Predicted 3D model of a 76-nucleotide RNA (transfer RNA) from Candidatus Bostrichicola ureolyticus. It was read from a public genome assembly. It matches the Rfam family "tRNA". The family's RNA type in Rfam is transfer RNA. Lineage of the source: Bacteria > Pseudomonadati > Bacteroidota > Flavobacteriia > Candidatus Bostrichicola.

RNA sequence: ACGGGCGUAGUUCAAUAGGUAGAACACCGGUCUCCAAAACCGGAAGUAGUAAGUUCGAAUCUUACCGCCCGUGCCA
Numbered sequence: 001a002c003g004g005g006c007g008u009a010g011u012u013c014a015a016u017a018g019g020u021a022g023a024a025c026a027c028c029g030g031u032c033u034c035c036a037a038a039a040c041c042g043g044a045a046g047u048a049g050u051a052a053g054u055u056c057g058a059a060u061c062u063u064a065c066c067g068c069c070c071g072u073g074c075c076a
Stems, first nucleotide, its partner, number of pairs: 001072007010025004019056001027043005049065005
């Protein structure tokens, strides 16, 4: 440099012919306990990498850029 894949909650990941975002763990509170852990109950948490475009409507389609991973190649 070229080709491909990925980027969604603090973390790991879901959501397929576009209809307005979820789970687990972690975290916070409560019950229980002498205290804690475990267990159970409840809660908070997302500019969906960034910016545009298409659309009544975009995590999902299109474009550019950024970052990470894989492959091929170039220079030294």